[in-house]
RNA sequence: GAUUUAUAAAGAAGCGUGGAGAGACUGGCUCUUUGAAGCGCUAGCAACCAUUCCGAAAGCCUUCGGAAAAGGUGCUAAAUCCAGAUCCCAAAGGAUAUCGAGUGAUAUUCGGGAGAAUAUAAAUU
Numbered sequence: 001g002a003u004u005u006a007u008a009a010a011g012a013a014g015c016g017u018g019g020a021g022a023g024a025c026u027g028g029c030u031c032u033u034u035g036a037a038g039c040g041c042u043a044g045c046a047a048c049c050a051u052u053c054c055g056a057a058a059g060c061c062u063u064c065g066g067a068a069a070a071g072g073u074g075c076u077a078a079a080u081c082c083a084g085a086u087c088c089c090a091a092a093g094g095a096u097a098u099c100g101a102g103u104g105a106u107a108u109u110c111g112g113g114a115g116a117a118u119a120u121a122a123a124u125u
Stems, first nucleotide, its partner, number of pairs: 001125008013042005021031003025084004043076003048072002051068007080117001086114004093110007
């Protein structure tokens, strides 16, 4: 690098160094000299793998569920920041404003799902 499977609306930041970019790509939007990326240190989040414990099933070390968190990764602005090939579904619902005594009416506005892409983990190559 490639393939497969799983996950991606939750969660968790400070300091030092550095000195202008960053958020994958395109468009939008956002962050950034009140200091970007990168690097280092410390802290944290999570629970994919490993480990330990509990329960259930199976029966030969497996499967499922739960708990822990000292190991291996990952992560710690914004939903994977939003949208993005293609396919399917829908006229229902939400929000705001005005009117109305009111079940409501009118106007404006917003689509939903799959998939693709990307990221991470685990396995294989």